[in-house]
Molecule: Bacterial RNase P class A
Organism: Pseudomonadota bacterium
RNA sequence: CAAGAGACGGGGGCGAUCGCUGAUGCUUCAGCAUCAGAGGAAAGUCCGGGCUUCGCAGGGCAAGGUGAUUCGUAACGCGAAUCGAGGGAGACCUCAGGGAAAGUGCCACAGAAAAUAUACCGCCGUUUGGCCUUGCCGAACGGUAAGGGUGAAAAGGCGAGGUAAGAGCUCACCGCCGUGUUGGUGACAACACGGGCAUGGUAAACCCCACCUGAAGCAAGACCAAAUAGGAAGGCGUCUGAGGGCUGCCCGUCCAACGAGGAUAUACUCCUCACGUCUUCGGGUUGGUCGCAUGACACGAAGGGCGACCUUCGUGCAAGAUGAAUGAUCGUCACCCUGAAAAGGGCACAGAACCCGGCUUAUACCGUCUCAUGCCUU
Numbered sequence: 001c002a003a004g005a006g007a008c009g010g011g012g013g014c015g016a017u018c019g020c021u022g023a024u025g026c027u028u029c030a031g032c033a034u035c036a037g038a039g040g041a042a043a044g045u046c047c048g049g050g051c052u053u054c055g056c057a058g059g060g061c062a063a064g065g066u067g068a069u070u071c072g073u074a075a076c077g078c079g080a081a082u083c084g085a086g087g088g089a090g091a092c093c094u095c096a097g098g099g100a101a102a103g104u105g106c107c108a109c110a111g112a113a114a115a116u117a118u119a120c121c122g123c124c125g126u127u128u129g130g131c132c133u134u135g136c137c138g139a140a141c142g143g144u145a146a147g148g149g150u151g152a153a154a155a156g157g158c159g160a161g162g163u164a165a166g167a168g169c170u171c172a173c174c175g176c177c178g179u180g181u182u183g184g185u186g187a188c189a190a191c192a193c194g195g196g197c198a199u200g201g202u203a204a205a206c207c208c209c210a211c212c213u214g215a216a217g218c219a220a221g222a223c224c225a226a227a228u229a230g231g232a233a234g235g236c237g238u239c240u241g242a243g244g245g246c247u248g249c250c251c252g253u254c255c256a257a258c259g260a261g262g263a264u265a266u267a268c269u270c271c272u273c274a275c276g277u278c279u280u281c282g283g284g285u286u287g288g289u290c291g292c293a294u295g296a297c298a299c300g301a302a303g304g305g306c307g308a309c310c311u312u313c314g315u316g317c318a319a320g321a322u323g324a325a326u327g328a329u330c331g332u333c334a335c336c337c338u339g340a341a342a343a344g345g346g347c348a349c350a351g352a353a354c355c356c357g358g359c360u361u362a363u364a365c366c367g368u369c370u371c372a373u374g375c376c377u378u
Stems, first nucleotide, its partner, number of pairs: 001374002004371007012333007020037007039349001043360002046358005051217004058251004063213005068082005083097001084095004098208002103206002105202003120148002122144010156174002159171003175197001176195008221290004231281008243255003259273005264267001297316008335346004
């Protein structure tokens, strides 16, 4: 220098005018002054947690999710390191990465055959026919799975021996399976011995295994104020029990009302009242305060750890709306593009809503560090 890999940072500055939200102070209650006022993703709402309400046992099933190992964490489907598989010359990248010798299903087209193996061409043997007779072309039966052909995938690979031709039929090496030893916390790896090979693929197909999961969400919820009403209709039930409680189903358990009167057809009946409960309808209030900004917080230093991260110390307090503030305009500088210049144009993605940890997605332009390969120079 070229063409790459990985990890990151920034993403406008200053000034003027007008305006908005919050806090504090002053106040003649009109207002004035001072200070503070979006992000790396505030986004998608995809995961996880804090917090809140619903329980005064619990169990089973279903449903959903996750899926190598060890660690980190409040937790996770996140992260770190490692293992395995695949890709790359390399830096490095990718992987829903448990189970297919429990069962079931599926494997298009092509192909003989897609899983109890099979035989289209071919190769070989026996018998046999014909002819242009050291041979060639056929037929029948049988052997075979080396070679060809099909396919995403063809029943271990490769070489030698062997054979009529062949074949793990036999042997070496590789692969595979089993057992053992050693190393490692572990996933796993290495080695040794044995086995002639049994086990095609597919589980983001059903399924099996292991682990995890109560529901609803700050419009949660608490309080104050205001307001209206003990409303109407219908169903069910009152211990032989409706309904409710952790919200899919079942079991269990707990709570749960008060029964009374009447009728005649004496019944698992009907009617009335009371009480309980469910559904629907109707009426009223639809204001304020808190939740809500001190937190798994931020920054710095030291120490531990390969790392994610952890510990200790010091410093700091940094938006808080709710018809919803955080803005607009102008000037100037910086940056980028065009241009000889003058000048012109551009300056990304995007806007908090209870709070955190992640993931994913968007992002003009500018910049930094490390690593690998090739070439050149010293």